Small-subunit ribosomal RNA, 3' major domain from an uncultured bacterium, 479 nucleotides, folded computationally. It matches the Rfam family "Bacterial small subunit ribosomal RNA". The full RNA is in RNAcentral, with records from Greengenes. Its mean pLDDT, the model's own confidence on a scale to 100, is 85.

[in-house]
Context: one part of a larger RNA
RNA sequence: UGACGGGGGCCCGCACAAGCGGUGGAGCAUGUGGUUUAAUUCGAGGCAACGCGAAGAACCUUACCCAGGCUUGACAUCCGGGGAAUCUCGCCGAAAGGCGGGAGUGCCGCAAGGAGCCCCGAGACAGGUGUUGCAUGGCUGUCGUCAGCUCGUGUCGUGAGAUGUUGGGUUAAGUCCCGCAACGAGCGCAACCCCUAUCCAUCAGUUACCAGCGGAUAAUGCCGGGAACUCUGUGGAGACUGCCGGCGAUAAGUCGGAGGAAGGUGGGGAUGACGUCAAGUCAUCACGGCCCUUACGCCUGGGGCUACACACGUGCUACAAUGGCCGGUACAGUGAGCCGCAAUACCGCGAGGUGGAGCAAAUCUCAAAAAGCCGGUCUCAGUUCGGAUUGGAGUCUGCAACUCGACUCCAUGAAGUCGGAAUCGCUAGUAAUCGCGCAUCAGCUACGGCGCGGUGAAUACGUUCCCGGGCCUUGUACA
Numbered sequence: 001u002g003a004c005g006g007g008g009g010c011c012c013g014c015a016c017a018a019g020c021g022g023u024g025g026a027g028c029a030u031g032u033g034g035u036u037u038a039a040u041u042c043g044a045g046g047c048a049a050c051g052c053g054a055a056g057a058a059c060c061u062u063a064c065c066c067a068g069g070c071u072u073g074a075c076a077u078c079c080g081g082g083g084a085a086u087c088u089c090g091c092c093g094a095a096a097g098g099c100g101g102g103a104g105u106g107c108c109g110c111a112a113g114g115a116g117c118c119c120c121g122a123g124a125c126a127g128g129u130g131u132u133g134c135a136u137g138g139c140u141g142u143c144g145u146c147a148g149c150u151c152g153u154g155u156c157g158u159g160a161g162a163u164g165u166u167g168g169g170u171u172a173a174g175u176c177c178c179g180c181a182a183c184g185a186g187c188g189c190a191a192c193c194c195c196u197a198u199c200c201a202u203c204a205g206u207u208a209c210c211a212g213c214g215g216a217u218a219a220u221g222c223c224g225g226g227a228a229c230u231c232u233g234u235g236g237a238g239a240c241u242g243c244c245g246g247c248g249a250u251a252a253g254u255c256g257g258a259g260g261a262a263g264g265u266g267g268g269g270a271u272g273a274c275g276u277c278a279a280g281u282c283a284u285c286a287c288g289g290c291c292c293u294u295a296c297g298c299c300u301g302g303g304g305c306u307a308c309a310c311a312c313g314u315g316c317u318a319c320a321a322u323g324g325c326c327g328g329u330a331c332a333g334u335g336a337g338c339c340g341c342a343a344u345a346c347c348g349c350g351a352g353g354u355g356g357a358g359c360a361a362a363u364c365u366c367a368a369a370a371a372g373c374c375g376g377u378c379u380c381a382g383u384u385c386g387g388a389u390u391g392g393a394g395u396c397u398g399c400a401a402c403u404c405g406a407c408u409c410c411a412u413g414a415a416g417u418c419g420g421a422a423u424c425g426c427u428a429g430u431a432a433u434c435g436c437g438c439a440u441c442a443g444c445u446a447c448g449g450c451g452c453g454g455u456g457a458a459u460a461c462g463u464u465c466c467c468g469g470g471c472c473u474u475g476u477a478c479a
Stems, first nucleotide, its partner, number of pairs: 001479002003476003007473007015463002019426005026317008034308002042053002064303007073125001077124002079121005086103007107114002127292002130290003136286002138281003141277001143275001148187006154163003167178003193269004198237004203233003209226002213224003240263001243257005319419001323378007335366003340359002345354003385416001390411007432455007
């Protein structure tokens, strides 16, 4: 100087408390451990691994296993020889591949040859998701959006170093004020950026809008038209403790009030200092060393990654009446669409099929929002709760749904009556609850992820205690 303390002081954070909903019990989904296996590819491991890499494992993917094959190789550059490229047929084979037949002759060119492509051959080389994340770059997680981390000059100290950065107030903040052997500065904080909340425009009105005017219809901005309103986009205004009062050192600031759509950082996002964990990643990629080279490389068929006595994590659905079922009826926003989204109509109980208007989309489509509201029914029961499991029959995608897809219909109707010890999230348009969209994607094991809107709470006395953190101080046989 740090680190540590079941030392002290001050102060924060859904850290506790107050409250609401969960997890831990059940069934299922998913990841992991373990076990099994020819293989169940690999990585991730307290917080910060475990719905994680995986925003899509039937083949492919695929890195694993078995079998069949190749050896200048699936891919790159160079050399020699031959042939246009290309298209097509037959045989063997599970395919890869092997053997053979036919069609075909282009472009540049002083016609020798050349460019591109294909085949054969030789070797330089290719290739490796083989190893080392403790050789590395890059990227990332975490402490933590915590308020800290440093430097120049000066001063003090023999020196390590100190001071500044401590102190008194204050703040979300090393934020600001005051003081001070310090005076300044940098990286962080904040602001500048984006979205959102209000208003304006002598800005723009189509595909959006429809107040007034006219037309048409069973009805509808449907048509003429309009530029008011909504909205979309652009530009601007607005919030700054600016105003008033109390407190305060007359300061910084804080409390209350006015006005205001919004008030003291308005709400949300992006943004992550010096560093820590030899944290993670050699399997995104790159790269040093090491290793393989008729194989640790490459191709193909099939299997596996989907196994199952168990154990754990994360979720979904429930156990019901604030509910289930049936009928009627209302109101969103984000988005996506030509290898696509698909309306009306018809067929089917349905998944879906036939067919195809319109739409590269503020125009058309996906598209039905759901909870809600109105009415009916069930009457507390393992039930008209719950839907696992199983049998049968189908639909769709795809070369192909046996291992191993999703969905539909009929039948079947399991556990489960609110969950031990323990444990998690959340402070407001939040939790809870309800549906909708998208990426990946032929299809889908999505109950996941990322977004969107609808309905919409309770509680916070307080900081003694648990956890994490910041500043000052103290002890130390630790560095």